[in-house]
The RNA shown here (transfer RNA) has 73 nucleotides and comes from Baumannia cicadellinicola str. Hc (Homalodisca coagulata). The source organism's lineage runs through Bacteria, Pseudomonadati, Pseudomonadota, Candidatus Palibaumannia and Candidatus Palibaumannia cicadellinicola. Rfam family: tRNA. Rfam classes the family as a transfer RNA. The prediction has a mean pLDDT of 81.
This record gives sequence, structure tokens and C1' cells, in this order.
RNA sequence: GCCGACAUAGCUCAGCUGGUAGAGUAACUGACUUGUAAUCAGUAGGUGGAAGGUUCGACUCCUUCUGUCGGCA
Repeated sequence: GCCGACAUAGCUCAGCUGGUAGAGUAACUGACUUGUAAUCAGUAGGUGGAAGGUUCGACUCCUUCUGUCGGCA
């Protein structure tokens, strides 16, 4: 330099051939316990890496850029 994959909750990851995003774990609150842990119930946490385009509507499709990883040279 060229090609490809990935980027979604604090962390690990799903998801939808475009229709308003979820799980596990962590955090917080309550119950239980002499107390802690475990268990159970609940709460909060995301403008989906950035910008633009298409569309009535974009995490999803298209373009560019950024970062990480891999391959080739």
C1' cells in the first nucleotide's frame, strides 16, 4: 500500500431479509438471614464508533472517516 472482519448497557454478547433494542454478568433497592454470601423480586443504565446519503421510517441498506484485529505484498 491492497483486501476482509468487527465497533450495540460498566463488561461479555445477541437481535431484526428496515417498523421505535434485549440477555447474561456487574451496580442499586427490597425480601430472606443473627450478619455476610447465595437465592428471589424489582429499579436504573444505550441519541447503537463519527459524519453524510436513501427512505414515511435506519442499529439494519449505501458512501466516507476513525479505531481494533486478521490476511497479502